[in-house]
RNA sequence: UCAUCAUCCAGAGCGGCUGAGGGACCGGGCCCUGUGACGCCGCGGCAACCAGUCUCGACCCAACGGGGUCAGACCAGGUGCCAAUGCCCGAGCGAUGAGGA
Numbered sequence: 001u002c003a004u005c006a007u008c009c010a011g012a013g014c015g016g017c018u019g020a021g022g023g024a025c026c027g028g029g030c031c032c033u034g035u036g037a038c039g040c041c042g043c044g045g046c047a048a049c050c051a052g053u054c055u056c057g058a059c060c061c062a063a064c065g066g067g068g069u070c071a072g073a074c075c076a077g078g079u080g081c082c083a084a085u086g087c088c089c090g091a092g093c094g095a096u097g098a099g100g101a
Stems, first nucleotide, its partner, number of pairs: 001101002004098005013043005021032003026090004044082003048079003052074004057070005086093001
């Protein structure tokens, strides 16, 4: 970078710097923002996916050890995330994770 699979109505702050736009793109709306948004940094947090631990749970395989899938709980290691349903609608896309090429 490309495609595939899964998910995207829950959750999550306080400072410092900067200084005008931002909510991915397009159209129509509607919001956030000098009471400092967006972005960056520090600390903190959340728990979407992967990893780890457990289950007195469900199903299946095996057969006398166990294994697999799902669900739930814990954890916070790897990513990610911390306005509003991916803000809403349309078009078609976007984002995140996992393995692969």
This is a predicted structure of a 101-nucleotide RNA (SAM riboswitch aptamer (S box leader)) from an Acidimicrobiaceae bacterium. It was read from a public genome assembly, where an Rfam model found it. Rfam family: SAM riboswitch aptamer (S box leader). From the family's description: The SAM riboswitch is found upstream of a number of genes which code for proteins involved in methionine or cysteine biosynthesis in Gram-positive bacteria. Of the family's consensus pairs, 97% are formed in the model.